[in-house]
RNA sequence: GCCUUCUUGGCUCAGUUGGUUAGAGCGCAGGUCUCAUAAUCCUGAGGUCGCAAGUUCGAACCUUGCAGGGGGCA
Numbered sequence: 001g002c003c004u005u006c007u008u009g010g011c012u013c014a015g016u017u018g019g020u021u022a023g024a025g026c027g028c029a030g031g032u033c034u035c036a037u038a039a040u041c042c043u044g045a046g047g048u049c050g051c052a053a054g055u056u057c058g059a060a061c062c063u064u065g066c067a068g069g070g071g072g073c074a
Stems, first nucleotide, its partner, number of pairs: 001073007010026004019057001028044004050066005
C1' cells in the first nucleotide's frame, strides 16, 4: 500500500432484507427482605447506534469518505 471484517448504554452482545417508542444480560442507583450483609423480587437512570456527507417521505439498517480494532496478501 491492497483485500476483507468489525465499531449499538460502563462491559458483553441482540436488532438486517429502511417504517412510526432502540432492546437484553451483567453492572450502577433507589426500594423490598434481614439484627446485618448477600441473594431474591420491584422500580429507575444511562445510548440520538464510531465521525461526516449522500440517497429516501423515512436510515442503527443502503452508498461514499474518514477514524479505530481484528485477519490476510505484498
Molecule: transfer RNA
Organism: Laccaria bicolor S238N-H82